[in-house]
C1' cells in the first nucleotide's frame, strides 16, 4: 500500500426496513432475627457524520477504532 470482517447496556450476545430479545453483573423490593439462597422489578442516542426512505441498528457514501490475510 491492497483486500476482507467487526463495532448493539458495565460484560456476553440476538436482531437482513416498522421504533432493540435474552443471559450475567449492578441497583430496588419480597422473604429472613441478620445474612446467603430464591423470587419479582429496573436500564441502551445501536462507534461518529451525511444521504436514501413515510419510516434506518438494518441500505448507501465518508470517517474513527479493532482483527485477519496479501504484498
Nucleotide at each position: 500500500g491492497g483486500u476482507g470482517c467487526c463495532a448493539u447496556a458495565g460484560c456476553c450476545a440476538a436482531g437482513u426496513g416498522g421504533u432493540a430479545a435474552g443471559g450475567c453483573a449492578c441497583g430496588a423490593g419480597u422473604c429472613u432475627g441478620c445474612a446467603a439462597a430464591a423470587c419479582u422489578c429496573u436500564g441502551a442516542u445501536c462507534c461518529c457524520c451525511a444521504g436514501u426512505u413515510c419510516g434506518a441498528a438494518u441500505c448507501u457514501g465518508g470517517g474513527u477504532g479493532g482483527c485477519a490475510c496479501c504484498u

A computed fold for a 71-nucleotide RNA from an uncultured Clostridia bacterium, annotated as transfer RNA. Rfam family: tRNA. Rfam classes the family as a transfer RNA. The coordinates come from a structure-prediction model, not an experiment, and the mean pLDDT is 81.